[in-house]
Context: one part of a larger RNA
RNA sequence: CCCGCGAAAAGACGGAAAGACCCCGUGGACCUUUACUACAGCUUGAUAUUGACUUCUGGUUUAACCUGUAUAGGAUAGGUGGGAGGCGUCGAAACCGGGGCGUCAGCCUCGGCGGAGCCAACCUUGGAAUACCACCCUGGUUAAGGCGGAAGCCUAACUCCGAUCCCGUGAAUCCGGGCGGAAGACAGUGUCUGGCGGGUAGUUUGACUGGGGCGGUCGCCUCACAAAGAGUAACUGAGGCGCCCAAAGGUUCCCUCAGCAUGAUUGGAAACCAUGCGUCGAGCGUAAAGGCAUAAGGGAGCUUGACUGCGAGACCCACAAGUCGAGCAGGUACGAAAGUAGGGCUUAGUGAUCCAGCGGUACCGUAUGGAAGGGCCGUUGCUCACCGGAUAAAAGGUACCCCGGGGAUAACAGGCUAAUCGCGUCCAAGAGUUCACAUCGACGACGCGGUUUGGCACCUCGAUGUCGGCUCGUCACAUCCUGGGGGUGUAGCAACUCCCAAGGGUUCGUCUGUUCGCCGAUUAAAGUGGCACGUGAGCUGGGUUCAGAACGUCGCGAGACAGUUCGGUCCCUAUCUUUCGCGGG
Repeated sequence: CCCGCGAAAAGACGGAAAGACCCCGUGGACCUUUACUACAGCUUGAUAUUGACUUCUGGUUUAACCUGUAUAGGAUAGGUGGGAGGCGUCGAAACCGGGGCGUCAGCCUCGGCGGAGCCAACCUUGGAAUACCACCCUGGUUAAGGCGGAAGCCUAACUCCGAUCCCGUGAAUCCGGGCGGAAGACAGUGUCUGGCGGGUAGUUUGACUGGGGCGGUCGCCUCACAAAGAGUAACUGAGGCGCCCAAAGGUUCCCUCAGCAUGAUUGGAAACCAUGCGUCGAGCGUAAAGGCAUAAGGGAGCUUGACUGCGAGACCCACAAGUCGAGCAGGUACGAAAGUAGGGCUUAGUGAUCCAGCGGUACCGUAUGGAAGGGCCGUUGCUCACCGGAUAAAAGGUACCCCGGGGAUAACAGGCUAAUCGCGUCCAAGAGUUCACAUCGACGACGCGGUUUGGCACCUCGAUGUCGGCUCGUCACAUCCUGGGGGUGUAGCAACUCCCAAGGGUUCGUCUGUUCGCCGAUUAAAGUGGCACGUGAGCUGGGUUCAGAACGUCGCGAGACAGUUCGGUCCCUAUCUUUCGCGGG
């Protein structure tokens, strides 16, 4: 070195299972509820099945009879028209009694008595006689018709009962009829209708995101980033908007600010006044930028162009949108005129389509004429703010979970990085009685390491098993002991600090799942780290991290908690590399 046998398990990111954790999917399933929408169920009312009678009562129609004082005025004048007479022995005025109305003055009516009169145009009034007739209005009484409502009662619908009533019928407690009883137009049922309604069902429950969640954000305007055309990202930095103004618009004419200095009663650092300087630092409704004194800033007069119909041509731009616009026609405002004016110094102040309302128009009009309805023009209704707007209409739980995917994306480990961490070096203010450097060393500067906490998300999600312990180690040296040295603020003993040094060594226990740590007893010493926080195809399984259960807390709830507690299946016969032992060549 080759071959074999027996062993061991460090590696073959070993085998097994298209990761159960995490994220994603306009995936699924169950579960919850004050998510949404339905349905069952319960309930309200109307109506049908549903009939008789009595009493009370509400509208309505018809008939008769009443009813009506504003003020001036003999007084309680409903309206209009006709109208000069009407009523009365078929019993007027006056008087007595009863009833009704009433604004307390009277009006209407009935009975008795009475025995011949009583009212009308008359003067006042906007309007003339209930003297008389007719038609009506307001409110009311009585009667009738019809439509209802409430209560009571009835019996025949409908319902129930009669194990031993009768019949079909012979066995039948069923069915049907009879008979008797109860209840009764209720109940029950059909249709329509308002409500309650996780009992049940179907669904919804956004995205961005240095993993996801929590937080924040989502449209529009301004500036920086933005690299001297435009444009340009980020959970980059700094702000604003979801309006306002009938003048803060148009036009004509006029004016110049802020600030400073000096002067001047109250009066000052600033009030108002005067003079001078003053290119812009003021002001321009509102953020910022650009712009503006020839003003876009300030004031006054007159006004409504904050027009209608268009629009050459451009900017911007995937589309859809957005923006500018000379000029033409009509009619208008201001100006002597030339002219200017289709809102505001400019850039934010916003919402497509569908659907619906309103005004106009007269385009369509289902054989024809109309109409209904629609079109067209104008206009109104969205924090559709997840702001190019999935529906008119929608929240949660899952550790009981499932599927499809992802190392496009987290938790372990590795990698990169080294803020943090560990170690060192430089400078030397200072402490050290004196003296920076025996020892310590501020403010700072420069490195090294890759054991901490992180950042990044690069291999691995068709799986790289995760803390601690046990076992077995191996390496580094920034050395805990033992060894050799230098310095000392080293007398000695002891100690401090630095240099060399990795051969060997580096304990046993109580508590805790603990690593760690405190403590006890020792020791020469009880080192610091790496090895996938070495080592689960070597062991364990106490912790963490499934399914059960409980407590506290949170939640209406399903459930949840780097809160706690009890319980909880750890598979693999070794092919290759590796290692050990034995044998053969």

Large-subunit ribosomal RNA, domain V from a Pseudomonadota bacterium, 585 nucleotides, folded computationally.
Its mean pLDDT, the model's own confidence on a scale to 100, is 84.
The full RNA is in RNAcentral, with records from ENA.
NCBI's taxonomy places the organism under Bacteria, Pseudomonadati, Pseudomonadota.